[in-house]
RNA sequence: UAUCUGUAGAGGCAAAACUGGAGUAAUUCAGCGACGCAAAGCCACGGGUCCAGUAAUGGAUAGCCGGGUUGCCAGG
Numbered sequence: 001u002a003u004c005u006g007u008a009g010a011g012g013c014a015a016a017a018c019u020g021g022a023g024u025a026a027u028u029c030a031g032c033g034a035c036g037c038a039a040a041g042c043c044a045c046g047g048g049u050c051c052a053g054u055a056a057u058g059g060a061u062a063g064c065c066g067g068g069u070u071g072c073c074a075g076g
Base pairs, nucleotide, nucleotide: 003076004075005074006073012037013036018031019030020029021028022027035063041069042068043067045066046065047064048061049060050059051058052057
C1' cells in the first nucleotide's frame, strides 16, 4: 500500500416518542432521547416505497435494496 475479517480497546452515529421550527404533503431541521448500526459517512445512478398532480412531470426517502465513492482501529 492492497485485500479479507470484526473478537478487543478508544470512540462514532442516533430509531421511536416528546418539544419547537420549515413544507400543500411525503418529509426535514434543532433540542431532548436511544431502538439499533462496522460505514446507520457521503452520492438520487438503477429499482422499490411515499407525497403533489387529470396527466406530463416534479419532490421525498441513503436507518428499503442494489450500485458508486471516502474513511478509523485491531487482527489475518